Molecule: transfer RNA
Organism: Hyphomicrobiaceae bacterium
């Protein structure tokens, strides 16, 4: 320098063909217990790396930029 992939909740990851974004763990509250842990129930938490474009509508398609990983040179 070229090519490909990844960048979604605090962490690890889903969301296979565009239609109002979910899970596990962690966190908060409650139940259970003499108490703690475990277990059970409920809840809060992201507008999707940044900027544009296409579309009635984009995490999901296109372009540019940034970071990370891999391959080639």
């Nucleotide at each position: 320098g070229c090519u490909g992939g990844c960048u979604u909740a605090g962490c690890u990851c889903a969301u296979c063909g565009g239609g109002c974004a979910g899970a596990g763990c962690a966190c908060u509250c409650g139940c259970c217990u003499c108490g703690u842990a475990a277990g059970c129930g409920a809840g809060a938490g992201g507008c999707g790396g940044g900027a544009g474009g296409u579309u009635c509508g984009a995490g999901u398609c296109c372009u540019c930029c940034a970071g990370c990983c891999a391959g080639c040179a």